[in-house]
RNA sequence: GGGGGUGUUCCCGAGCGGCCAAAGGGGUCAGACUGUAAAUCUGAUGGCUCAGCCUUCACAGGUUCGAAUCCUGUCACCCCCA
Numbered sequence: 001g002g003g004g005g006u007g008u009u010c011c012c013g014a015g016c017g018g019c020c021a022a023a024g025g026g027g028u029c030a031g032a033c034u035g036u037a038a039a040u041c042u043g044a045u046g047g048c049u050c051a052g053c054c055u056u057c058a059c060a061g062g063u064u065c066g067a068a069u070c071c072u073g074u075c076a077c078c079c080c081c082a
Stems, first nucleotide, its partner, number of pairs: 001081007010026003018065001027045006046054003058074005
């Protein structure tokens, strides 16, 4: 230099154009249970003025009524070729 793959919430990790603030696991917080703790179980875990609204899936644009998902460029990492 050429080709391919990956980048998601505190961490790991799944994710078909609409049912997504986004499965599942871990961690954390609260509660139940327990003499205490552990284990187990339940709930919560982006923000707010909370039937809803706002912001978010590496970054910047674009397509679309609608994008984590499709397109373009960029960045980082990994693999293959030279």